Molecule: Glycine riboswitch aptamer
Organism: Bacillaceae bacterium UBA7792
RNA sequence: AUGAGAACAGGGGGAGAGACUACAUUCGUAGCGCCGAAGGAGCAAGCAAGAAAUUGUGAAUCUCUCAGGCAAAAGAACUCUUGUUUGACG
Numbered sequence: 001a002u003g004a005g006a007a008c009a010g011g012g013g014g015a016g017a018g019a020c021u022a023c024a025u026u027c028g029u030a031g032c033g034c035c036g037a038a039g040g041a042g043c044a045a046g047c048a049a050g051a052a053a054u055u056g057u058g059a060a061u062c063u064c065u066c067a068g069g070c071a072a073a074a075g076a077a078c079u080c081u082u083g084u085u086u087g088a089c090g
Stems, first nucleotide, its partner, number of pairs: 005086009018032001020031004033070003039066001040064003046057004
């Protein structure tokens, strides 16, 4: 001097599914139905161990639905942008 990538903060975009029933009155309790995009869990190839069976490791917007959610608002994975910090390569 350049600024890949990462972390944090601000701003923009950002889906799905019950304004269900009873009590209560929007806190909530119970019942039935449903969603997949906080978080969490599961694994294919590959890799490793083993003679083998098998075991371990192993990704997702896939699967599960524990948690969460099912009017609006809020939140929200992900994404764009701004700032700060860090600093791969040269």